Transfer RNA from Chryseobacterium ginsenosidimutans, 74 nucleotides, folded computationally. Its Rfam family is "tRNA". Its family is annotated with triplet codon-amino acid adaptor activity in the Gene Ontology. Taxonomically the source falls in Chryseobacterium (Bacteria, Pseudomonadati, Flavobacteriia, Flavobacteriales). The sequence is in RNAcentral, with records from ENA. Model confidence (mean pLDDT): 81 of 100.

RNA sequence: AAUCUUAUAGCUCAAUGGGUUGGAGCAUCGGUCUGAUACGCCGAAGGUUGAAAGUUCAAAUCUUUCUGGGGUUA
Repeated sequence: AAUCUUAUAGCUCAAUGGGUUGGAGCAUCGGUCUGAUACGCCGAAGGUUGAAAGUUCAAAUCUUUCUGGGGUUA
């Protein structure tokens, strides 16, 4: 330098060929349980889906550019 791949909650990951409120586990907080803690059970909060633009009635998903991570070639 070229090319491929990847980026979603604090962490690890879902989300079928674009379609109806973007979910789960762990962690956090509250409740229950206990003499007290832990475990278990119930519930809650937490996301401008890496950034910017475009296409579309509708974008996490498609297109373009950029940024970060990983790989391949030279």